[in-house]
Molecule: FMN riboswitch aptamer (RFN element)
Organism: Fidelibacterota bacterium
RNA sequence: CAAGGUCUUCGGGGCGGGGUGAAUGUCCCCACCGACGGUGAAAGCCCGUGAGUCUGUCACCAGGCAGACAGAGUCUGUGAAAUUCAGACGCCGACGGUAAAAGUCCGGAUGGGAGAAGACAUAA
Repeated sequence: CAAGGUCUUCGGGGCGGGGUGAAUGUCCCCACCGACGGUGAAAGCCCGUGAGUCUGUCACCAGGCAGACAGAGUCUGUGAAAUUCAGACGCCGACGGUAAAAGUCCGGAUGGGAGAAGACAUAA
C1' cells in the first nucleotide's frame, strides 16, 4: 500500500389553484418533481446502472447467475473543452388498485437496490 474478503451506516422527489362532473390528488387548463456511476465542465431526456416483467439455468428453500424487454432534446451563446453551463422553446416517466383514465394518491415496500462513506482482519 492496490485488488479482493467480512461487517456497519447511508441510499428517490413531486398535485398547490381553477374547470367539468353524480363521482377525479386519475380527465382539461395553470403548476410541481428528477435515484446512482461515467463523460475534457455541473446531465431526468449523451453512455451505462438500479427498481419492474419475461425466459433459461443452478438450488431443498431462501435465492444466485445469464439473457431479453422497458422513456424523453433541440437551437443559440460562452469556452481550450459543455446534447452537462446560460438563454429560449420542447419532451419523458414501470406494475397492480381506484365511484373516473395516475410521474405526483394507495399497494407490493418496515421490501429490494445501482451505488456512497467507513471499520476490521488476513495473505502477498